[in-house]
RNA sequence: GGCGCCAUCGUCUAUCGGUUAGGACAUGUGCUUCUCAAGCACAGAAGCGGGGUUCGAUUCCCCGUGGCGCUG
Numbered sequence: 001g002g003c004g005c006c007a008u009c010g011u012c013u014a015u016c017g018g019u020u021a022g023g024a025c026a027u028g029u030g031c032u033u034c035u036c037a038a039g040c041a042c043a044g045a046a047g048c049g050g051g052g053u054u055c056g057a058u059u060c061c062c063c064g065u066g067g068c069g070c071u072g
Base pairs, nucleotide, nucleotide: 001071002070003069004068005067006066007065010025011024012023013022018055027043028042029041030040031039048064049063050062051061052060
C1' cells in the first nucleotide's frame, strides 16, 4: 500500500428501516439488618464524525477517524 471485519449507557452486549434504544454487571436511593454483605424495589445513564438515500436511519450507501485480522 491492498482487502476484510468492527465502532451502541461506566463495562460487556441485544436491536436484519417505524422499539420508550432492551438486558447483565457496576453506580445511586429506599426497604430489610445492631453493622456490613446478601436479597428485594426503584432510578439515572448510550448510537464515533460528516454527507447521501428514504415519509422515516443505530440499522442501507459514501468519505473520514480509531481498533483488529489477512496480505503484496